[in-house]
RNA sequence: CUUAUCAAGAGCAGGGGAGGAAAUUGGUCCCGUGAUCCUGCGGCAACCUCACUUAAUUCCAAGUAGAAAGGUGCCCAUUCCAACAAGCAUGUGCUUGAAAGAUGAG
Numbered sequence: 001c002u003u004a005u006c007a008a009g010a011g012c013a014g015g016g017g018a019g020g021a022a023a024u025u026g027g028u029c030c031c032g033u034g035a036u037c038c039u040g041c042g043g044c045a046a047c048c049u050c051a052c053u054u055a056a057u058u059c060c061a062a063g064u065a066g067a068a069a070g071g072u073g074c075c076c077a078u079u080c081c082a083a084c085a086a087g088c089a090u091g092u093g094c095u096u097g098a099a100a101g102a103u104g105a106g
Base pairs, nucleotide, nucleotide: 001106002105003104004103005102006101011041012040013039014038015037019030020029021028024083025082026081027080042075043074044073047071048070049067050066051064052063053062054061079100084097085096086095087094088093
């Protein structure tokens, strides 16, 4: 940079000791009853992977209420919500899309 997904799912122990929820702003949450973070173990999911089928020879491709050994990822809140645009509605609300971000594959 390209592309797919992002409303579901899954926590205990030990360490540590102050802020954390990506960045800015606003809101809203979590947090000395010890968060964020690190380690161990456990788990979730099914992107890669494997199996099977289409199907003929390999590769490639598509599909599957399939599997979970391996590579990642993840385990408060929709990516916590909004910000920009469009549409609808008028009690600052709803829907869709974008942007930004996260993860996988290339």